[in-house]
RNA sequence: CGUGCUAGACGGGGAGCCAGCGGUGCCCUGUACCCGCAAUCCGCUUUAGCGGGGUUGAAUUCCCCCUCUAGACCUGUACGCGAAGGUCACUGAUCCUUCGGAGCUGUGCUGAUGAUUGGGUCCUGCGCGGCGAGCCCUUGUGAACCCCGUCAGAUCCGAAAGGAAGCAGCGGUAAGCGAGAAACCUCGGGUGCCGUGGGAUCGCCUGAUCUGAGCAGUUCCGUCUGGUCAUAUCUCCGUUGUCAGGGCGAAAGGGGGUGCACG
Numbered sequence: 001c002g003u004g005c006u007a008g009a010c011g012g013g014g015a016g017c018c019a020g021c022g023g024u025g026c027c028c029u030g031u032a033c034c035c036g037c038a039a040u041c042c043g044c045u046u047u048a049g050c051g052g053g054g055u056u057g058a059a060u061u062c063c064c065c066c067u068c069u070a071g072a073c074c075u076g077u078a079c080g081c082g083a084a085g086g087u088c089a090c091u092g093a094u095c096c097u098u099c100g101g102a103g104c105u106g107u108g109c110u111g112a113u114g115a116u117u118g119g120g121u122c123c124u125g126c127g128c129g130g131c132g133a134g135c136c137c138u139u140g141u142g143a144a145c146c147c148c149g150u151c152a153g154a155u156c157c158g159a160a161a162g163g164a165a166g167c168a169g170c171g172g173u174a175a176g177c178g179a180g181a182a183a184c185c186u187c188g189g190g191u192g193c194c195g196u197g198g199g200a201u202c203g204c205c206u207g208a209u210c211u212g213a214g215c216a217g218u219u220c221c222g223u224c225u226g227g228u229c230a231u232a233u234c235u236c237c238g239u240u241g242u243c244a245g246g247g248c249g250a251a252a253g254g255g256g257g258u259g260c261a262c263g
Stems, first nucleotide, its partner, number of pairs: 001263005008056003011029004019045005033053005062257006071248001073246004078242002080239003084235004091230005099222009114210008122199006128192002131188004137180005147172004155164003
C1' cells in the first nucleotide's frame, strides 16, 4: 500500500414517569436504515429497550475531553401584572362635625341680635251649636173568616107581631208599611274658624316691653372629630411577563485516542 473481516456506528438532548435505566407519548436540535411491541404502559437490571432483518466500518463517519450555546427545567421573590382577604398608621379621594378666614348676595336705626312675657299650634274635661238615629206627632194605606159598626139577599126561632146570629158591600180601626214635620226628650261621633277650666311644650307662628348693630344664605380655603373607599398599606395565592442564580445540554468548533488476518 492492497484485499477481506471485527469492535463500533446508522442520531442526540431536556422535562416527566420510575427503586433505577431505556423506549413509546411531549418539547428542543435538525435529517438521521427497515419491521413488530408499549400510559388501565412496554422492555430490562449497572454491559440497563427487547426481537428480527439490512447497510457501513478503522475514520469527514467510531470513542474520550474541552470551549461555546439553541432549548427546556428548578429555585428566588427582586420587579411588573392579576385575584382574594384584612386595616386606616402614611398618601389620595369623599361624607359628617367643630372652629377660623376670604369673597359674593340679601336684610337691618321705618330697629338686627339677645332677654322677659301673652296668645295660637298639641292633649284633655265641661258647656253650647250642628249633624244623624230613636221616641213623640200628623197623614195615607192597611184584616176572605178567626177585628168593630151598619148589615141587602139568604139562614134560624115564632101561628103572627117580632126577634137572633150574620156573608158580600159600605164605613172604620190594630199591628205592620209609606210619606211629612215645628218643638221637647234620649242616645251617638274621623262633628265645630264657638265658649270655658286644666295640662304639656319652649320646636314653629304671632303680639307687647327692654336693649341698640348686626344677622342670614351661599362659594372657596384652612383646621378639628368621626367614618367610607383605593389609587394607600399588610397578608396570602397565581403568573406561557421581566430579572438573578443553579444543574443539564442538541448542533457547531478545537484537541486526543482506537484493531485482526493474508498478500